[in-house]
């Protein structure tokens, strides 16, 4: 750096989501080793044990404990603070550091940089200066009392650096300036001093206030405050200060966001980014809060105190129930929470801190070690040769590949772990927990030391097995439904490495909140307009200020981190030492260009005045005609209205229609126009008042007055409320009538609200040019509106310019469409909006309204898209042109009836499989009695009916016979061949036959959705495509479209295309006309013979005919037409005339079309069977039902008699003649022919007579009955044909549907293949031979062009709403439970503070010695207050019967409302 996902593709928007980095991290597998860091993120939950603050004896009384001396001693002891020390005590210092946490704080907490002339400060350090002279007391300690205890009292003794007066006294405090007031301690000593104390000042270093500017979110929190803002006074404090108190005054914050909520300790930093940024605040380092929870103070230099002290509370513990004790957010540690986070470890040796003079205690701060892959970073798990490319394994086209030099093997090291030895620095006297560590020698040995993830694609990595929409994967797209690289296993790979994956989270990619760096016609986005506040912005010049700006200086910006360089641990991480930086703030010193600001001064921007000027601009009042409708009155009669078609409806009570007349209410033809006005919304007959605004043209004013414009105000279409009018038409809602499967719609007849006027709301539209207002610039052409000016040939025209409104088009933007002086083009200023889809413009809360409802506005949850423009296609009940037996116009049929025959379907043991709209059904099948035959039933085979290898034995073969349904089993007879070698025997081969045993034969079993081949289809439709050029980001376009014109993308013209290919024509067959060769089996014109008769016969090839080779037909030709074309039309020659009929010939490509059962063939599956053989039955079965066909209903006909004329095939297991027989079928017979010879063969409708006489018949011929031919091992299931009797439906076929355009339809028969037989079927052949086509509106199918479009599995698409089912989250809800606040009373602990203190007191003073006084104090009242109480509130949360929507879900269910003119255009 990008990548993957929307589409059939294609650009754009736009989310989703991937790779990267990082972590105090947690789970899974896995684990050699050493350094270096880090380790409760949760329950500021509860805590057991032990430790975490002492120390001073050189302040003091002193001597409980040890140990030493030393006195006495009866040797048992007893005494002596005597000395070391020293426990409880009095004093003194520290305990306010250090260490822990992150609750609470939105604050001067905290950063940053001032201020303090508003202020304190013990230790310490410097400087002055002092330390005189006295007093009362009281612990400890005895005694004695209470208590369980904690502990506490009374009395007695006693010290001091404890405590209190005197004295003194400044440079200290106060002061009315006269004065007043005010300290002290001593220990120690080697006698030298040290150490302390008191005042005082300065100082270091620490703190306490204040101020500037920095510091999340939310406005669905907009008003908030009573000591509240502000003066005076006073009174607290170290110190300003409403900090507290009295007066007084009514101020303070606030949209630059007060108040309120809901979060959160803040910084350097730290992750990450290219920066800007954005997240974050473990470890380290600075602030700040905090110490069970909530108040308070005392003490002290500092505390409202983590290990102090008083209360209240909750919890835990003792307890003799009377009271007492407690606070690990210190280090370990335990319980609990939790996905998770560690030893009740050693040391004060180092570093530091406390007290001590010091010695030295004291220290859980901290030095170390243990636990943990939790992180970084190092190192290792061997090197080296080694090819038989080894065994296995795995794949495998069976050749072979690959694990793989990989292994063994052979030589070689020993890091790192072990073992053993030595052995630090850290310490500048002493002292080392670490630690026998680190580090260094030696020894043995390749020995002890590899996992993990992952191989569709992003993303580096591929095969087999095994599973079969199942079991699973998935971060996204997504994979799994029999050949899965995506599921699980394996070989084999990629990757990382003592780790490796998973999840979590954080930034980055994400230009995806766009400051750097983003948009807003169609994609999300311009407020419906407009005035204007407040704030943004702001012509031209001059002089000044210096507040932005720019340059220098100085201070700051802690240290650590990042970075650069150097060094130290073997390296590295780590860590030391210098720089640099720290992009900030502050203070000053210039500078004036530009922003600001003062101040002057201009005229270009806006305004004014003056003259004109067009205009549905607006408000009001008046008038007018046509027209609907309705009264009325007249003519007049049976209808009318309505509609696709009707019908409600009206009308004989007189209607529609026609004329006349009046009423009434709305609207305002023609002019009229892409025209005019107006901010918009909107405005259109006429007249007249009243009014706003734009244009123009002129000028000697004013002097920046200007744009824009959050909030606000105002207008603002329909509809839609209130009140009162008003009401012709028109018409929501209704009612009927139709259509409809249904029709609460469309369509018809009614019809009430409204429409409409005045007054008052309502505030919203697809309120659109989907384009916010301003200003400047930036090519053109053309139309029009209003004015000026100028030419002029004057009902006009032409130039020029202003101001509008239109088309067109350049550059230049856009994704694409488009936009282009009326920009969506170039710049500037201001505002308003946007951040995927859906949930939802919804809920809840606020405002606003009479209501309706508008306005402001979410989450949860779902979904990986949803969306724009353009592109090719495919659809359209979109259009235009064109073809086709499509349609029409005609012939004939099918759809009724028998019957044949295939299908479904039922049945069956089986009724074997396939075929399924068109394109499946007389189809595979060109022919099922056995065989075919695959299905069934029974009864048998298992190297096999068949192929290759194959040890044995036989020639082969051929024939009898036994049992059996047969398959088979058994038994005999005959037979000894061929080729080589070899004298023979005899060997060995090839073909058969037999056969152990295995390897393998087999398979119509499965998948045509794994495949080859072949075939249907669209379609014999004219189409499908490339090169190279152009165009266009791009899919693609272009040629191939346009004009003609063809059957035909056939050929001409034109044309950014120019050419090509496959496709059409042609080239092939054949039929039709000539020639020419050729002449037998074929022909016979001449000639001869000959017969009843025949090419019969000699002849002949002239003609038909056979079958070769050739000609012919091209719009050539000639008129018109046509663009002087292509070609049409018509004509004349000609056998044929415009492709001369047929026929073969099938383009790219659709249908996952059809076929594994014609054949091949992957995979799969059976293997004594799903193979193979038999025998019999089945495909033939039948209540129906469909396709396709044949016979017929009759007289254009049946019947019988007579009689004519084909063509093209077939024949040796064959056609098969004559002859004879049978009523026939046939039978006999075997001449002749592998055929132009012989035969199948007589073609038949036709022609000619006769009959029959409209009827179920002399139509029709099924069905049955008997006899029978033939084929054939067998016709019973189950053939075909003959005769004889029998003689069914059926009288021309509903809906509806198929052929067919000329030698066709139609009708008539004739052959073949298949086949022992069996044809109404197929495939072919000839006679006979017609009707109509005006036409292209319509159905159906197909081309081409264009249009729409939300479809792309492609209209058999898509897709919407209700209802049901289930699930999820979430609104409301009558209440209920909690939790935070408020306010207004009640009650008021402890302390402070203040009174008051009749009760109490040693220190001073007085005394008359009793006592007073001064000073204080208990008590006792009062203010204030925590906790607690009572009562209204606000808010925020859980539950909460029921209930509203909403979203997801598989095949539910009912309609079909959208996307094409979606079938009533959509939508607001």
């Nucleotide at each position: 750096a990008g990548a993957g996902u929307u589409u059939g593709a294609u650009c754009c928007u736009g989310g989703c989501u991937c790779a990267g980095a990082a972590c105090g991290a947690a789970c899974g597998c896995u684990g050699g080793c050493g350094g270096u860091a880090u380790g409760c993120c949760u329950a500021a939950c509860a805590c057991a044990u032990g430790c975490a603050a002492g120390u001073c004896g050189a302040a003091c009384g002193g001597u409980a404990a040890c140990a030493g001396g030393g006195a006495c001693u009866u040797c048992g002891g007893u005494c002596c603070g005597c000395u070391g020390a020293c426990g409880a005590g009095u004093g003194g210092c520290g305990a306010a550091c250090g260490g822990g946490u992150g609750c609470g704080u939105a604050a001067c907490a905290c950063g940053u940089g001032g201020a303090u002339g508003a202020c304190c400060u013990g230790u310490c350090u410097c400087a002055a200066g002092g330390c005189g002279g006295g007093g009362g007391a009281u612990a400890a300690c005895g005694a004695c009392u209470g208590g369980a205890a904690a502990c506490a009292g009374u009395u007695g003794c006693u010290a001091a650096u404890a405590c209190c007066g005197c004295a003194u006294g400044a440079g200290c405090u106060c002061u009315a300036c006269g004065g007043a007031g005010g300290a002290a301690a001593g220990g120690c000593u080697u006698c030298g001093g040290c150490c302390a104390c008191c005042u005082u000042g300065a100082g270091a270093g620490g703190g306490g206030u204040c101020c500037g500017c920095g510091u999340c979110g939310g406005a669905u929190u907009a008003g908030c405050u009573a000591g509240u803002u502000g003066g005076u006074g006073a009174g607290g404090u170290a110190a300003u200060g409403g900090c507290u108190c009295a007066c007084c005054a009514a101020g303070g914050c606030g949209a630059c966001g007060a108040u309120c909520c809901g979060u959160a300790g803040c910084u350097g930093g730290u992750c990450u980014g290219a920066g800007a940024g954005g997240a974050u605040g473990a470890u380290c380092a600075g602030c700040c809060a905090c110490a069970c929870u909530g108040g308070g103070a005392c003490u002290g230099a500092g505390a409202c105190a983590c290990g102090g002290c008083c209360c209240a509370g909750a919890c835990u513990c003792c307890u003799a129930c009377g009271g007492g004790a407690g606070g690990c957010a210190g280090c370990a540690g335990u319980g609990g929470g939790g996905a998770a986070u560690a030893u009740u470890g050693c040391g004060c040796a180092a570093u530091g801190g406390g007290g001590g003079a010091a010695a030295c205690c004291c220290u859980g701060a901290c030095g170390c070690a243990g636990c943990a892959a939790u992180a970084c970073c190092g190192c290792g798990u061997g090197a080296g040769u080694g090819a038989c490319g080894a065994a296995g394994g795995c794949c495998u086209u069976c050749g072979g590949g690959u694990u793989g030099u990989a292994a063994a093997g052979c030589u070689c090291u020993u890091u790192u772990a072990g073992u053993g030895g030595g052995g630090a620095a850290g310490a500048u006297a002493g002292u080392g927990a670490c630690g026998g560590u680190a580090c260094c020698c030696a020894c043995a040995g390749a020995a002890a030391a590899a996992a993990c993830u992952c191989c569709g694609g992003c993303u580096a990595a591929c095969u087999c097995c095994g599973u079969g929409c199942c079991a699973g994967c998935a971060g996204c797209c997504g994979c799994g439904g029999u050949a899965a690289u995506a599921c699980g296993g394996a070989g084999g790979g990629a990757g990382u490495a003592a780790g490796c994956g998973u999840u979590g989270u954080u930034c980055g990619g994400a230009u995806u909140u766009a400051c750097u760096g983003g948009g807003u016609g169609u994609a999300a986005a311009g407020c419906g307009c407009g005035c204007g506040u407040a704030g943004g912005u702001u012509g031209u010049u001059u002089u000044g200020u210096a507040a932005g700006u720019c340059a220098g200086a100085a201070g700051u910006g802690a240290a650590a981190u990042c970075c650069c360089u150097g060094g130290g641990c073997u390296c590295a991480a780590c860590c030391c030492a210098g720089g640099a930086a720290c992009u900030g703030c502050u203070u000053u010193u210039g500078a004036a260009a530009c922003u600001a600001c003062a101040a002057g001064a201009c005229u270009g921007g806006a305004g004014a005045c003056c003259g004109g000027c067009a205009g549905a601009g607006g408000a009001u009042g008046g008038c007018g005609g046509a027209a609907u409708u309705c009264c009325c009155c007249a003519u007049g009669u049976a209808g009318a209205g309505g509609u696709g078609a009707a019908a409600u409806u009206c009308g004989u009570a007189g209607a529609u229609a026609u004329g006349g007349g009046g009423a009434g209410g709305a609207a305002c033809a023609c002019c009229a126009g892409a025209g005019g006005c107006g901010a918009a919304g909107g405005c259109g007959g006429c007249c007249a008042u009243c009014u706003g605004g734009a244009c123009c043209g002129g000028u000697a004013c004013u002097g920046a007055c200007a744009c824009u414009g959050a909030g606000g105000c105002g207008c603002g279409a329909a509809a839609g409320c209130g009140u009162g009018g008003g009401g012709a038409g028109c018409a929501a809602a209704c009612a009927g009538g139709a259509u409809u499967a249904g029709a609460u719609a469309c369509c018809c007849u009614g019809g009430u609200a409204g429409u409409c006027c005045a007054c008052g709301c309502c505030c919203u539209a697809a309120a659109c040019g989907a384009u916010g207002g301003a200003u400047g610039c930036u090519a053109g052409u053309u139309g029009u509106u209003g004015g000026a000016a100028g030419g002029u040939u004057c009902a006009g025209c032409c130039u020029u310019u202003c101001a509008g409104u239109a088309a067109u088009a350049c550059a230049g933007c856009u994704a694409a469409c488009g936009c282009a002086u009326u920009a969506a083009g170039c710049a500037u200023u201001c505002c308003g909006c946007c951040u995927g889809g859906g949930g939802a413009g919804u809920a809840c809360g606020g405002u606003c309204g009479c209501a309706a409802g508008a306005u402001u506005a979410a989450a949860a949850c779902u979904c990986a898209a949803a969306g724009g423009a353009a592109u090719a296609g495919a659809c359209g009940g979109g259009g235009a042109c064109c073809c086709g037996c499509a349609c029409a116009a005609g012939c004939g049929g099918u759809g009724g009836a028998g019957c044949a025959u295939g299908u479904g379907g039922u049945u069956u043991a089986a009724u074997u499989c396939g075929a399924a709209g068109a394109u499946a059904c007389g189809c595979g099948a060109a022919g099922a009695a056995c065989c075919u035959u695959a299905c069934c039933u029974g009864g048998a085979c298992u190297u096999g009916a068949c192929a290759u290898u194959g040890a044995u034995a036989g020639a082969a073969u051929a024939c009898u016979u036994u049992a059996g349904a047969g398959a088979u089993a058994g038994a005999g007879u005959a037979g000894u061949g061929c080729u080589a070698g070899u004298u023979u025997a005899c060997u060995a081969g090839a073909a058969c036959u037999u056969g152990a045993a295995a390897a393998c034969a087999g398979g119509u079993g499965c998948u045509g959705c794994a495949c080859g081949g072949c075939u249907g289809u669209c379609g014999u439709c004219a189409g499908c495509u490339c090169g190279u050029g152009u165009c266009g980001u791009g899919a693609g376009a272009u040629g191939u479209u346009g004009g003609g014109u063809u059957a035909a993308g056939u050929c001409c013209c034109g044309c950014a295309a120019c050419g090509a290919g496959c496709g059409c024509a042609a080239c092939c067959c054949u039929c039709g006309c000539c020639u020419u060769c050729a002449g037998u089996u074929g022909c016979c014109a001449u000639c001869a013979g000959g017969u009843u008769a025949a090419g019969c016969u000699g002849g002949g090839c002239g003609c038909u005919c056979u079958g070769a080779a050739g000609g012919a037909a091209c719009c050539g030709c000639c008129a018109g037409u046509g663009u002087c074309a292509a070609g049409c039309u018509g004509g004349a020659g000609g056998a044929a005339g415009g492709u001369g009929g047929g026929g073969a010939c099938g383009a790219c490509g659709u249908c996952a079309a059809g076929u594994c059962a014609u054949c091949a063939u992957g995979g799969c599956c059976c293997u004594u069977a799903u193979g193979g053989g038999u025998a019999g039955g089945g495909c033939u079965a039948c209540a129906c039902a469909c396709g396709u066909g044949c016979u017929a209903c009759a007289a254009u006909g049946g019947c019988a008699a007579g009689u004519a004329c084909a063509g093209a095939g077939g024949g040796c297991a064959g056609c098969g003649a004559a002859u004879g027989g049978g009523c026939g079928a046939c039978c006999u017979g075997g001449a002749g022919c592998g055929a132009a010879u012989c035969u199948c063969u007589c073609a038949a409708a036709g022609c000619u007579u006769g009959u029959c006489u409209c009827a179920g018949u002399u139509c029709g011929g099924a069905u049955u009955g008997a006899a029978g031919u033939c084929u054939g091992c067998a016709a019973c299931u189950c053939g075909a044909c003959u005769u004889c009797a029998u003689g069914a439906a059926g009288u021309u076929g509903g809906a509806a549907u198929c052929g067919c355009u000329a030698g066709u339809a139609a009708u008539c028969g004739c052959g073949g293949a298949u086949c022992a037989g069996c044809a109404u079927g197929c495939c072919g052949c000839g006679g006979u031979g017609a009707a109509u086509a005006c036409g292209u509106u319509c159905c159906c199918g197909g081309g081409c062009c264009u249009u729409g479009u939300a479809c792309a599995c492609a209209c058999c698409g898509c897709c919407c709403g209700u209802c049901a089912c289930a699930c999820c989250a979430u609104g409301g809800g009558a209440g209920u439970u909690g939790g935070u606040u408020u306010u207004a009373c009640c009650c008021g602990a402890c302390g402070c503070c203040g009174g008051u203190g009749g009760c109490c007191u040693a220190a001073c003073c007085c005394u008359u010695c009793g006592g007073g006084g001064a000073a204080g104090g208990a008590g006792c009242c009062g203010u204030u207050u925590a906790c607690g109480g009572u009562a209204a509130g606000a808010u925020c949360a859980g539950c909460g019967a029921c209930u509203g929507g909403g979203g997801u879900g598989a095949a539910g269910u009912c309609g079909u409302a959208a996307c094409a003119a979606g079938g009533u255009a959509a939508c607001c």
Notes:
Predicted 3D model of a 1468-nucleotide RNA (small-subunit ribosomal RNA) from uncultured Magnetococcus sp. Rfam family: Bacterial small subunit ribosomal RNA. Its family is annotated with ribosome and structural constituent of ribosome in the Gene Ontology. The sequence is in RNAcentral, with records from ENA and SILVA.